[in-house]
């Protein structure tokens, strides 16, 4: 160079174009406990990698770009 896949909360990951994007952990906060930890309840935390387009309506679909892995090519 070419080709395919990823990108969402701190983390690991859901989310059919259509309700106000969720879950576990993890963090905070209360209950329990002598205290911790476990367990049980609550809270907060996302401009959905970026632009741009299509659409009544984009995390979802299209261009382009950026970041990460696989393969494949070339490698005097």
């Nucleotide at each position: 160079g070419c080709g395919c896949c990823u990108g969402u909360a701190g983390c690991u990951c859901a989310a059919u174009g259509g309700u106000u994007a969720g879950a576990g952990c993890a963090u905070c906060c209360g209950c329990c406990u002598u205290a911790u930890a476990a367990g049980c309840g609550g809270a907060a935390g996302g401009u959905c990698g970026g632009u741009g387009g299509u659409u009544c309506g984009a995390a979802u679909c299209c261009c382009c770009c950026c970041a990460g892995g696989c393969g494949c090519a070339c490698c005097a």
Transfer RNA from a Patescibacteria group bacterium, 76 nucleotides, folded computationally. Its Rfam family is "tRNA". Rfam's curators write: Transfer RNA (tRNA) molecules are approximately 80 nucleotides in length. RNAcentral holds the sequence, with entries from ENA. The coordinates come from a structure-prediction model, not an experiment, and the mean pLDDT is 82. Taxonomically the source falls in Bacteria candidate phyla (Bacteria).